[in-house]
């Protein structure tokens, strides 16, 4: 130096303050967070990584297949920027909890008979931050040892 095969370490961040209220980091007001790799430096552009589910090897692991899988403009600068600068905007898997919203029904109130409403019950629906899988696993980095040249 260059393929190869092995071995090791690393490898995700985040509601502070306030309102309502019996009870919310889940409603509301504000607050806040950006994985890996590629390109002018990217949560929002291409790929990738993590969930589920089914088959198949025959390992509790891999392989193929299917599902889920989010979001940018404008303006400057520049050979080059949906990456930078400056503005203003969006977005966030899967279970679970939820006092959020919508609806159905049961009783009881008021009513100008059109409708309001309050209890109760059920059905759906509400978390990017909270609790679970995860003291996991990955896409990756980063270093070593064998071997050849």
């Nucleotide at each position: 130096u260059u393929a190869a095969a092995c071995c090791u370490u690393c490898g995700g961040g985040g509601c502070a303050g306030g309102g309502u209220g019996u009870a919310a980091u889940u409603c509301c007001c504000g607050a806040u967070c950006g994985g890996c790799a590629g390109u002018a430096a990217a949560g929002u552009c291409c790929g990738c990584g993590a969930g589920c589910c089914a088959g198949g090897c025959a390992u509790u692991g891999c392989c193929u297949g299917g599902c889920a899988c989010g979001a940018c403009c404008u303006g400057g600068u520049g050979c080059a920027a949906u990456u930078c600068c400056a503005g203003g905007a969006c977005c966030g898997a899967c279970g679970g909890u939820g006092a959020u919203u919508g609806g159905a029904c049961g009783c009881a109130g008021c009513c100008a008979c059109g409708g309001c409403c309050g209890c109760g019950c059920c059905c759906a629906u509400c978390a990017g931050u909270c609790c679970g899988g995860a003291u996991g696993a990955a896409a990756g980095a980063a270093g070593g040892u064998u071997c050849g040249c």
The RNA shown here (FMN riboswitch aptamer (RFN element)) has 149 nucleotides and comes from an Anaerolineales bacterium. NCBI's taxonomy places the organism under Bacteria, Bacillati, Chloroflexota, Anaerolineae, Anaerolineales.